[in-house]
RNA sequence: UCCGGAGUAGCUCAGUUGGCAGAGCGGGUGACUGUUAAUCACUUGGUCGUAGGUUCGAGUCCUACCUCCGGAGCCA
Numbered sequence: 001u002c003c004g005g006a007g008u009a010g011c012u013c014a015g016u017u018g019g020c021a022g023a024g025c026g027g028g029u030g031a032c033u034g035u036u037a038a039u040c041a042c043u044u045g046g047u048c049g050u051a052g053g054u055u056c057g058a059g060u061c062c063u064a065c066c067u068c069c070g071g072a073g074c075c076a
Stems, first nucleotide, its partner, number of pairs: 001072007010025004019056001026044006049065005
């Protein structure tokens, strides 16, 4: 330098044909229990990597860039 993949909640990840952003774990509160743990209920939590574009409407499509992973190549 080129090619491919990934970036969505604190973590791990879904998100279908472009049409209300989600799950599990975690955090908080409560119930239960002799206590802790476990369990159960409720609840909390988002600049969908960044900036633009297309569209009535973008996590999803297009362009550029950033970060990470893998591969190829170049120099020495």

A computed fold for a 76-nucleotide RNA from a Gemmatimonadota bacterium, annotated as transfer RNA. The prediction has a mean pLDDT of 80. Its Rfam family is "tRNA". The family's RNA type in Rfam is transfer RNA. It was read from a public genome assembly. The organism belongs to Gemmatimonadota, within Bacteria.